Predicted 3D model of an 88-nucleotide RNA (c-di-GMP-I-GGC riboswitch aptamer) from a Gammaproteobacteria bacterium. The coordinates come from a structure-prediction model, not an experiment, and the mean pLDDT is 89. Its Rfam family is "c-di-GMP-I-GGC riboswitch aptamer". Gene Ontology term of the family: cyclic-di-GMP binding.
[in-house]
Formats: sequence, structure tokens, C1' cells
RNA sequence: ACUGACAAAGGCAAACCCGUCGAAAGACGGGGACGCAAAACCACCGGUCUAAUGACGAUGAUCGUCUACGACAGCGGAGUCGCCAGAU
Repeated sequence: ACUGACAAAGGCAAACCCGUCGAAAGACGGGGACGCAAAACCACCGGUCUAAUGACGAUGAUCGUCUACGACAGCGGAGUCGCCAGAU
């Protein structure tokens, strides 16, 4: 470098519940484990989610469609750092 079989020491923490923030997606903290060899970091590319805002339309109240400067790293790719082992 590559690989993740065999181990060893560990690490992270889905869903759900509680609290806080947020318009929401979602985030943070606590509990909790579905899983993860990068489920560490990163929003550069693709993708997905929300639609505050703005635009348009309909309408009695209000609703609908589009819209990211918002969000997701546990959707995929790229980039950076990294434990152990060695069936290579």
C1' cells in the first nucleotide's frame, strides 16, 4: 500500500421515549441499541427531505404549485485523518 478473514483493545449509536431550539426538515442533551471497519471529519458532485422567504394560481375561511441562502455525512461518490491484525 492493500485486505477485513482470524483475533485483541476499544469506539460510535438507528428506531423509540423525555427535555430544549427550529416554521419545518432537522439539530443538541439524556435514556436506549437497529446496526456500523471508518456510522471519524468534510456539503465539493449527485441524490433525498423541509419550504421560512419569494413568486404564481384558486378561494368564504384558507389551500395548492414552484422556490434553499435551510437540512440529511447512518443515501452514493470525491477529499482529509485514523486503531488493530496480516488469510496478500